Background:
Large-subunit ribosomal RNA, domain IV from Arthothelium ruanum, 350 nucleotides, folded computationally. Taxonomically the source falls in Arthothelium (Eukaryota, Opisthokonta, dothideomyceta, Arthoniales). The RNAcentral record of the full RNA draws on ENA.
Context: one part of a larger RNA
RNA sequence: CAAUCAUUAAGGAACUCGGCAAAUUAACUUGCGUAACUUCGGGAUAAGCAGAGCCAUUCUUAUUUAGUAAUAUAAAAUAGGAAGAGGAGGCAUAGAAUAGUGUUGUACGACUGUUUAAUUAAAACAAAGCACUUUGCAUAAGACUUAAAGUCAAAGUAUUGAGUGUGAUAUCUGCCCUCUAUCGGCUGGUUAACGGAUUUGCUAGGCCUGUUAGGUUUGGCUUAGAAGGAACCCCCGAUCAAUGGCGGUCUUAACUCUGAGGAUCCUAAGGUAGCGAAAUGCCUUGGCCGUUAAAUGCGGUCUUGCAUGAAUGAUUUAACGAUACAACAGCUGUCUCAAUGAUUGACUCA
Numbered sequence: 001c002a003a004u005c006a007u008u009a010a011g012g013a014a015c016u017c018g019g020c021a022a023a024u025u026a027a028c029u030u031g032c033g034u035a036a037c038u039u040c041g042g043g044a045u046a047a048g049c050a051g052a053g054c055c056a057u058u059c060u061u062a063u064u065u066a067g068u069a070a071u072a073u074a075a076a077a078u079a080g081g082a083a084g085a086g087g088a089g090g091c092a093u094a095g096a097a098u099a100g101u102g103u104u105g106u107a108c109g110a111c112u113g114u115u116u117a118a119u120u121a122a123a124a125c126a127a128a129g130c131a132c133u134u135u136g137c138a139u140a141a142g143a144c145u146u147a148a149a150g151u152c153a154a155a156g157u158a159u160u161g162a163g164u165g166u167g168a169u170a171u172c173u174g175c176c177c178u179c180u181a182u183c184g185g186c187u188g189g190u191u192a193a194c195g196g197a198u199u200u201g202c203u204a205g206g207c208c209u210g211u212u213a214g215g216u217u218u219g220g221c222u223u224a225g226a227a228g229g230a231a232c233c234c235c236c237g238a239u240c241a242a243u244g245g246c247g248g249u250c251u252u253a254a255c256u257c258u259g260a261g262g263a264u265c266c267u268a269a270g271g272u273a274g275c276g277a278a279a280u281g282c283c284u285u286g287g288c289c290g291u292u293a294a295a296u297g298c299g300g301u302c303u304u305g306c307a308u309g310a311a312u313g314a315u316u317u318a319a320c321g322a323u324a325c326a327a328c329a330g331c332u333g334u335c336u337c338a339a340u341g342a343u344u345g346a347c348u349c350a
Stems, first nucleotide, its partner, number of pairs: 001345008010336002014334001019331001028051001030050003037042001039168001054087002057083008065074002089093001101329007108321002113125002129166006142152003170315003174246003180242001181239005188234002194228001198224001201221009247265005274308001275305001286302006
């Protein structure tokens, strides 16, 4: 000097990002006492106060004996229990070890549970509950599979099975179907293969004639191509607990301010109830109140919300949490400010 321990005057978080670490507390089939809130179960070991071992005394329970007609009653022993201003010893009576710090407010998540084996245990996942979609079954939908047989679903049958979102309970869940998606419809439009009305050019042969030419006829090749013609799409409607979205400008009431009201433009519709400087607020350390001697913190309130908002759920909520933040009491070497001791290393000598 390092590690691991022990103790410490006075103060007691002044330390620090932060009480990190340490300390405090602690056990008991003991006796009292126990708030708000609450889903009436809890909260609760809430909080808080006291007791204790040994000896003697007194009272008492059970059993036995004596006693009595039977209970009373008396005595002894054994196994216990209780009471009191009784007593003794010790530094110390839960004599060692083991062995909760407590309280308050807020956020998030209801809860128990699960998770990144070896940097993240959480507010993430799951969850019960809620809602929607889908499934009628002699191959259910869905999943695996050379997308074959077959298997699971299921030896099930719509109170079933599959998929999706939300996430206990409580109070609720507003407006919009224009876009995207899904479902239904089939009046019309567009339209592939097909279709082949009609059509361009070349050519082989036959026949006829006014024979270097022309006409006619049987074939071959080739060019263009009308009418008709399914689904999708356009079209018509429905659906937002489907993907998603939810405005400007001007003006106005007896000083001023505010703007119930009015005008106008645009839109599919213009954000409702709630909540709100929030885990969401840029400006911002917003204004006010409380907490402190002092507060960019925390709690409450306001609402002008850069850019809150309703199952991408909104707002509450008892209980719960190795969650996050703030405060209080107790406690302490965290600190003011360091000191001493022990053990093991290191170091010196052998």